Background: Small-subunit ribosomal RNA, 3' major domain from a metagenome, 477 nucleotides, folded computationally.
[in-house]
Context: one part of a larger RNA
RNA sequence: UGACGGGGGCCCGCACAAGCGGAGGAACAUGUGGUUUAAUUCGAUGAUACGCGAGGAACCUUACCCGGGCUUAAAUGCAGAAUGACCGUUCCCGAAAGGGGAUUUCUCUUCGGAGCAAUUUGCAAGGUGCUGCAUGGCUGUCGUCAGCUCGUGCCGUGAGGUGUCGGGUUAAGUCCCAUAACGAGCGCAACCCCUAUCGUUAGUUGCCAUCGGGUAAUGCCGGGAACUCUAACGAGACUGCCACCGUAAGGUGUGAGGAAGGCGGGGAUGACGUCAAGUCAGCACGGCCCUUUUGUCCGGGGCUACACACGUGUUACAAUGGCAAGUACAAAGAGCAGCAAGGCGGCGACGCCGAGCCAAUCUCGUAAAACUUGUCUUAGUUCGGAUCGAAGUCUGCAACUCGACUUCGUGAAGUUGGAUUCGCUAGUAAUCGUAUAUCAGCAACGAUACGGUGAAUACGUUCCCGGGCCUUGUACA
Repeated sequence: UGACGGGGGCCCGCACAAGCGGAGGAACAUGUGGUUUAAUUCGAUGAUACGCGAGGAACCUUACCCGGGCUUAAAUGCAGAAUGACCGUUCCCGAAAGGGGAUUUCUCUUCGGAGCAAUUUGCAAGGUGCUGCAUGGCUGUCGUCAGCUCGUGCCGUGAGGUGUCGGGUUAAGUCCCAUAACGAGCGCAACCCCUAUCGUUAGUUGCCAUCGGGUAAUGCCGGGAACUCUAACGAGACUGCCACCGUAAGGUGUGAGGAAGGCGGGGAUGACGUCAAGUCAGCACGGCCCUUUUGUCCGGGGCUACACACGUGUUACAAUGGCAAGUACAAAGAGCAGCAAGGCGGCGACGCCGAGCCAAUCUCGUAAAACUUGUCUUAGUUCGGAUCGAAGUCUGCAACUCGACUUCGUGAAGUUGGAUUCGCUAGUAAUCGUAUAUCAGCAACGAUACGGUGAAUACGUUCCCGGGCCUUGUACA
């Protein structure tokens, strides 16, 4: 100087407390461990691995295994050799890849050769082989915590200290006062985006208040530019004003005004560093290793196994509910090998025909919880839907291993879950549906966005956990 203490002081955080809803019990989905296997490819492992890389494993992917092949599948060029073709067509072996055969057979020419093509040899390639403890880049984490440093000066023999401490204050090393320090940098804040209010400009594909026309009905038509909206520019919030407290910074106020009030809400943004943290399998790259194989092609299998253990989820155990019928209200997104209205067929998944739309125009597209009425009457049930049987639909060369969906039948566990444990402070939790990426299809109950309905509680900081500042002790560095 740090680090540590079941030392002290001050302070903060869904850290506890106060609440609400979960997990832990059940079934299933998914990831992991283990076991098994010819292979169950590899990586990730307290917090910071485990619905993670993977935002799509039937083949492909694919890296693994078995079997069959090739010696170059792909790039580049040089040198050497032999050739005149190669491609194509066709036959045989074969699961395919591949192998063999038949057929076909260049251009220019000064006749030396040149061009082109494939074959072949050597260099060269190739490697998801090893090392993340050789590395770059990127990332997680402490932590969006308030810290981390420097120049000059001063103090100290020196390591170092001071500044950065003290008194206040703040979300903040934020600011003020004081001060052997005076300044500065990286962070904080602000600048950026979305959102909440208003104005100006603009008015189609969006809008419809007024006027007219029309319809069974609809901005449907003429028209309008008000409103909504769209998207560009501006205004607006700064403790600016008022009162009180305070030297100041600042604090308090169901104060005024205002759509919004004290960082308005959310996002992006992650200091010096820590964990030899993660990644050589995204990519790049040093070194090492393989080179008729650890390269590469193909067929099939595996990554989907299953006494078991754990994580993350979905669905439930019901009446604040299930079922049936009827009636409403979104936002955001996607669409041409696409989204598909409408019509017809089918109980249905879907099939056939097919208008429109490269989209504020057309389509996906009926949002669902909600509300109204009826029914069920506390039961393993009209709860729950696993599992299994049968018949089908779709995608795709191909659904056996191993896809999703539909219909009929079947109707398991489960009656609210031990110790323990997780999330959340407001448009939040809880709950309800919608869309998208990937994608032929789909194991999506995942992920990422979007809106609808919409709570309870916070006395407080004694305690648990993590962190910040000061101080103290030290057998630690």